[in-house]
Context: one part of a larger RNA
RNA sequence: CUGGGUGUAAAGGGAGCGCAGACGGAUAGGCAAGUCAGAUGUGGAAGCCCCGGGCAUAACCCGGGGAGUGCAUUUGAAACUGCAGAUCUGGAGUACUGGAGAGGUAAGCGGAAUUCCUGGUGUAGCGGUGAAAUGCGUAGAUAUCAGGAAGAACACCGGUGGCGAAGGCGGCUUACUGGACAGCAACUGACGUUGAGGCUCGAAAGCGUGGGGAGCAAACAGGAUUAGAUACCCUGGUAGUCCACGCUGUAAACGAUGAAUACUAGGUGUUGGAGGGAAAGAACCCUUCGGUGCCGUCGCAAACGCAAUAAGUAUUCCACCUGGGGAGUACGUUCGCAAGAAUGAAACUC
Repeated sequence: CUGGGUGUAAAGGGAGCGCAGACGGAUAGGCAAGUCAGAUGUGGAAGCCCCGGGCAUAACCCGGGGAGUGCAUUUGAAACUGCAGAUCUGGAGUACUGGAGAGGUAAGCGGAAUUCCUGGUGUAGCGGUGAAAUGCGUAGAUAUCAGGAAGAACACCGGUGGCGAAGGCGGCUUACUGGACAGCAACUGACGUUGAGGCUCGAAAGCGUGGGGAGCAAACAGGAUUAGAUACCCUGGUAGUCCACGCUGUAAACGAUGAAUACUAGGUGUUGGAGGGAAAGAACCCUUCGGUGCCGUCGCAAACGCAAUAAGUAUUCCACCUGGGGAGUACGUUCGCAAGAAUGAAACUC
């Protein structure tokens, strides 16, 4: 390389959009580039295969024939691929009707709790732990009542419930806005799938500038514990956590399972629709489409398990793997303010 693979053994890109490329629905004709068939020419000699001959045989040598999968020209075929037109509606999309949703962005509002401040009541403790101590408190704390301020997060509802491509999204209201779904069958007429590069999004932490800072809390300080305790426990506490703008671009970014399409027993929950039956009140039964769970047949699998949300049966496209360590390191390059990220070896060793 061919091949075989990628849930857990090495291996699915964090996710989307999409240029090139690859692959691509139905019908009837056309062309003939690929494809197939015939003919002609060519395909040096030697070599190879077959037949015959010469050295006593073989190796070796000589003669004849074949093959030479190829190329070119030419004549045809038209199933499949291709090409250019024509037609179609099943794939795809648009319009219309309708309901569901923590989908996104911005602005405003609300109550509970916490801390702080002011005032009242009140007096000696509070706090914390396994037990303590550090700490706070007679300059009046803790507790309790009233008032005020601030920031952050939204109890109950809440649910293997919902939405989103993923990251993720949860108080209420308003504005703007994306997507999915069901029904209908009016319109377009293959407009599709995937997608190397590319572009965009991307938790937390971190970085830059300017704000903000209640609670929590790396670092740090103190008290304990301990042989020690640079920890676990306690008292404090700064970055940070929050907001705006910009950067970073990584995670066990996980379903450790790429995307798309078709097909292949059932059962039972739940969620969003539609149709029908019965009932007339939500409830109940049947059918059907979309999501989300559990169980399970065939099949698959090393086993665990998966099983219409496949890890089954097939097709298309992309990404990735090829013994462990060295190593996601070195060097080079690109990106970044930096931290670092991306790409990514070898010697050596088992």